A computed fold for a 71-nucleotide RNA from Paramicrosporidium sp., annotated as transfer RNA. The sequence is in RNAcentral, with records from ENA. Rfam family: tRNA. Rfam classes the family as a transfer RNA.
[in-house]
This record gives sequence, C1' cells and structure tokens, in this order.
RNA sequence: CGGGUAAUGGCUCAAUGGUAGAGUAUUUGUUUUGCAAACAAAUGGUAAGAGUUCAAUUCUCUUUUACUCCA
Repeated sequence: CGGGUAAUGGCUCAAUGGUAGAGUAUUUGUUUUGCAAACAAAUGGUAAGAGUUCAAUUCUCUUUUACUCCA
C1' cells in the first nucleotide's frame, strides 16, 4: 500500500428499516437512631458529513479513530 472488524448514556452491552432499551453508575424520595442494603422515580446517548427511503442505529458512499490479517 491492500483486505477485514468495530464506533450506541460516565462504564459494559442489546436493538436484522417503523419514534433506542438493560445492567451498573449519578441525583431525589421512602424505609433506619445513623450507615449499608432494599424499593420507587428522574437525568443522560446512536463517531462526523452526504445519499436512498414515507420513515435510517440499521442500507450505500466519504472521512476520523481503534483493533486485526497479508506484504
């Protein structure tokens, strides 16, 4: 140089075109003499830019980053 894979809440991961969820973490409340634990609730996200489509995390192209194969 060429090929492949991945990028989604603070972290670890789902979601095979139909308005993105879980665990954990954070905050608030209840419970307790207090702490912890438990329960309930809330906040917060699709790497960037275009295209196709009524509709894109999902399909196509380009760029960036990381990992990997070959030379």